Background
Predicted 3D model of an 80-nucleotide RNA (Glycine riboswitch aptamer) from Hankyongella ginsenosidimutans. Its mean pLDDT, the model's own confidence on a scale to 100, is 75.
RNA sequence: CGCGCGGGAGAGCGUGGGCCGCAAGGCCCGCCACCGAAGGAGCAACCGCCCCGGAAUCUCUCAGGUCAACGGACCGCGCG
Numbered sequence: 001c002g003c004g005c006g007g008g009a010g011a012g013c014g015u016g017g018g019c020c021g022c023a024a025g026g027c028c029c030g031c032c033a034c035c036g037a038a039g040g041a042g043c044a045a046c047c048g049c050c051c052c053g054g055a056a057u058c059u060c061u062c063a064g065g066u067c068a069a070c071g072g073a074c075c076g077c078g079c080g
Base pairs, nucleotide, nucleotide: 001080002079003078004077005076006075007074012032014031015030016029017028018027019026020025033066034065035064039062040060041059042058046054047053048052
């Protein structure tokens, strides 16, 4: 680093419209509010002599997400 198994947080059951459906409800687009732990960007300490670069669970929120499920940084175990 890859694969398998287990654990794994935050924040809306908001709202306008469209499509599907007998219905329950589901999906898509937009608006408002919010979250940080996919990814991305910035940066303190520190490291590399310097330029400059690397760089956190910090900062931003482009992307992503906001019942559950899925996803999920990271952690543990096993295999390569």